[in-house]
Context: one part of a larger RNA
RNA sequence: GGAUGAACGCUAGCGGCAGGCCUAAUACAUGCAAGUCGAACGGGAAUAGAGCUUCGGUUCUAUGAGAGUGGCGAACGGGUGCGUAACGCGUAUGCAACCUACCUUUAUCAGGGGGAUAGCCCGAAGAAAUUCGGAUUAAGACCGCAUAAAACCACAGUAUAGCAUUAUACAAUGGUCAAAUAUUUAUAGGAUAAAGAUGGGCAUGCGUGUCAUUAGCUAGUUGGCGAGGUAACGGCUCACCAAGGCUACGAUGACUAGGGGAUCUGAGAGGAUGGCCCCCCACACUGGUACUGAGACACGGACCAGACUCCUACGGGAGGCAGCAGUAAGGAAUAUUGGUCAAUGGGCGAAAGCCUGAACCAGCCAUGCCGCGUGCAGGAUGACAGCCCUAUGGGUCGUAAACUGCUUUUAUACCAGAAUAAAUCUAUUUUCGUGAAAAUAGUUGAAUGUAUGGUAAGAAUAAGGAUCGGCUAACUCCGUGCCAGCAGCCGCGGUAAUACGGAGGAUCCAAGCGUUAUCC
Repeated sequence: GGAUGAACGCUAGCGGCAGGCCUAAUACAUGCAAGUCGAACGGGAAUAGAGCUUCGGUUCUAUGAGAGUGGCGAACGGGUGCGUAACGCGUAUGCAACCUACCUUUAUCAGGGGGAUAGCCCGAAGAAAUUCGGAUUAAGACCGCAUAAAACCACAGUAUAGCAUUAUACAAUGGUCAAAUAUUUAUAGGAUAAAGAUGGGCAUGCGUGUCAUUAGCUAGUUGGCGAGGUAACGGCUCACCAAGGCUACGAUGACUAGGGGAUCUGAGAGGAUGGCCCCCCACACUGGUACUGAGACACGGACCAGACUCCUACGGGAGGCAGCAGUAAGGAAUAUUGGUCAAUGGGCGAAAGCCUGAACCAGCCAUGCCGCGUGCAGGAUGACAGCCCUAUGGGUCGUAAACUGCUUUUAUACCAGAAUAAAUCUAUUUUCGUGAAAAUAGUUGAAUGUAUGGUAAGAAUAAGGAUCGGCUAACUCCGUGCCAGCAGCCGCGGUAAUACGGAGGAUCCAAGCGUUAUCC
């Protein structure tokens, strides 16, 4: 000198863009953050209308809440950096050792049955959470049967290729496995197989902290054979056999740490950092376990154990903000218990639509960067006051002021007022043609009466901070008298202090200026 997720002191007019718990991965009140589908299913509170009525009700039609079965989603999105020195990450390869819901393409199918169960009803236990028994009912829920190969399994053959286990092609035989319908009749779905796309899994080369005042480490350890397990290879696991494997090119141990793209600095080489944004990883009160599923060993799922908090009728239960706000605590220190799904994106749905603290916006903070303003021109008897001096005088403040003319950015008041909206959907038309494409009209804005534009009057609404001995731009007077104090280093102060305190003046930056901390 540059830089910062900064803090502190003094000061403060506005706007745009960005950023905002670095500390306690501490504990959390409250609200919201993952639902959706009636075009899968049984049903149905309630409302309206029309009938009947013994006025208690009851029948039909339409709309149809809440709950339940079922499907898809909840594994994304959002948060944090505890752990991890590791194939975790980065980069480059490999899988002849693998999986992939939804999506796309191609081919072929969908025949015929069965038994339940939630809900509803009845009853019971319990303070509650909730649980149990009986009866009854549906499905695209569940389970057989049929059909079936280019799928899977078994077994022999030929050819080609490969370093090899083997792979590919041809092909005989035997065995095994599927489906689901809905309605507005044209759509949406269903099953099997092959391929693609996307996303993942695994393996390997190289790179990726500090300490040798850590020198030896290792029994599933290293390898083999066999078996199990997995989507898949593999001591991944197990039985048996062998005695191996790593290490001064740093094993093992200890400490520290998420990694990268990048960021800061520097002429570069390097050094430092990894906040915001993007990619990957890990975690979700602590530890462990699996279930479901295409995918989890699952932040707002389950079970067990532990700590903690809460409820309790003492028998027993409930909970997990490292989601968005917010609270307490810690700390030098870090924001609103806001608005909207209008746009973008996501989930579900045929769609309308619903949900979305993702997202888009608004609020707070000079935390940073950038921009604008606090006026411009003229004006000398160089006015008065202040300050200084060699003091009837001169210098300085200083064109500064007064005064004259001009302007109105900005602020104030009033008036006008966007873009972000394309789609979807509805109606009509046209084209091809029987569900698409196009056109026209209508419909939808949180931010927002915002941005922006115009008019009005008037210099009106707007400057501070630090420094002035040298380094280092900027000097005198007064006070003090090794005192009070200053200080980044050298140092200053003991009676003439440009170094302390005040004043006048000056210098530097400027809505900021200084100090502190850290990095280069």